[in-house]
Context: one part of a larger RNA
RNA sequence: UUGAGUCUAAAACGUUCGUAGCCGGUCUGAUAGAUCCUUGGGUAAAUCGGGUUGCUUAACAGUCCGAAGUCCGAGGAGACCGUCAGGCUUGGGAUCGGGAGAGGUAAGAGGUACUUCAGGGGUAGGGGUAAAAUCCUGUAAUCCUUGGAGGACCACCGGUGGCGAAGGCGUCUUACUAGAACGAAUCCGACGGUGAGGGACGAAGCCCUAGGUCGCAAACGGGAUUAGAUACCCCGGUAGUCUAGGGUGUAAACGCUGCAGACUUGGUGUUGGGGGCCCUACGGGGGCAUUCAGUGCCGGAGAGAAGUUGUUAAGUCUGCUACUUGGGGAGUACGUCCGCAAGGAUGAAACUU
Numbered sequence: 001u002u003g004a005g006u007c008u009a010a011a012a013c014g015u016u017c018g019u020a021g022c023c024g025g026u027c028u029g030a031u032a033g034a035u036c037c038u039u040g041g042g043u044a045a046a047u048c049g050g051g052u053u054g055c056u057u058a059a060c061a062g063u064c065c066g067a068a069g070u071c072c073g074a075g076g077a078g079a080c081c082g083u084c085a086g087g088c089u090u091g092g093g094a095u096c097g098g099g100a101g102a103g104g105u106a107a108g109a110g111g112u113a114c115u116u117c118a119g120g121g122g123u124a125g126g127g128g129u130a131a132a133a134u135c136c137u138g139u140a141a142u143c144c145u146u147g148g149a150g151g152a153c154c155a156c157c158g159g160u161g162g163c164g165a166a167g168g169c170g171u172c173u174u175a176c177u178a179g180a181a182c183g184a185a186u187c188c189g190a191c192g193g194u195g196a197g198g199g200a201c202g203a204a205g206c207c208c209u210a211g212g213u214c215g216c217a218a219a220c221g222g223g224a225u226u227a228g229a230u231a232c233c234c235c236g237g238u239a240g241u242c243u244a245g246g247g248u249g250u251a252a253a254c255g256c257u258g259c260a261g262a263c264u265u266g267g268u269g270u271u272g273g274g275g276g277c278c279c280u281a282c283g284g285g286g287g288c289a290u291u292c293a294g295u296g297c298c299g300g301a302g303a304g305a306a307g308u309u310g311u312u313a314a315g316u317c318u319g320c321u322a323c324u325u326g327g328g329g330a331g332u333a334c335g336u337c338c339g340c341a342a343g344g345a346u347g348a349a350a351c352u353u
Stems, first nucleotide, its partner, number of pairs: 003325004007307002012321001014201004021194003025088007033081001035077003039074001041072002048066007091191001092188003095184003103177007110154002114150008125136002162169002205248007215241002220236004258320006266298009276288004302309002326353003335346004
């Protein structure tokens, strides 16, 4: 609970696609569902208002007049909403053009480092720390050097640079593939916005199967430290990290800011397009102002409790969705659904304060 809100106080679903629903550009005509009308009719009685009469008054009752009333059917209006028909091009989509990009998937190639094996050289230490020790080493280590093998990773370039819906994406080449921006104004002609349910994607970790395992490293074993030390430091080290195929579906999944559209002073960088002007040692050159789309910083009005925000809004409006309603109990219990499990989703109450 017809309220006020959701960057930070409680609250924007992790992201996206999309069903129902809700909302919907512009012009003309028709219709009259909805809407409207100082139109007229009906709308029982009691009730209600006014007058009057009767009980001694009153309450009450009788009688006359009137009002209200949801609704019903009739008539009228035609702006807006709806429906039907026909147009339009600004929204949206398609087409074409030359560019940009760590966008995705697969295959192939490469690079340094590391570990390891073998050969050569060489001899007593090496590691490690605040200091040590565990540890490695005379079966020759560490170190120098030559060659081989292996798995992981991709320095510099690298940039509040780029791309992607988000998660995320960084050596090179090729193949396949997706999207965005700009320009042209060629085509379609409202085909759109949002989106309950629903589908898909979704870091790390974890799980299953089969591989792989250099380095790193939960657990674990030692050495230290310490009163103790189930830690921090050191020596080792298994899952895991890697690949393929499944599953889980969560994160401070953050810009702690839902999506779409319109409008509202500016300054200064940067990325990708476009056209224009000027200079030119004509080079893939330089400069200037400008425009569209992104991405940063500063800042005006405004907003805000303030911090701040500020054309990338948290300003001014519109449409749709999700969510919040004191702290704890509790993201717990129970039930249900999903999952191999771990667990996830939905999600209370008593009680307490």

This is a predicted structure of a 353-nucleotide part of an RNA (small-subunit ribosomal RNA, central domain) from uncultured euryarchaeote. Model confidence (mean pLDDT): 86 of 100. RNAcentral holds the full RNA, with entries from SILVA.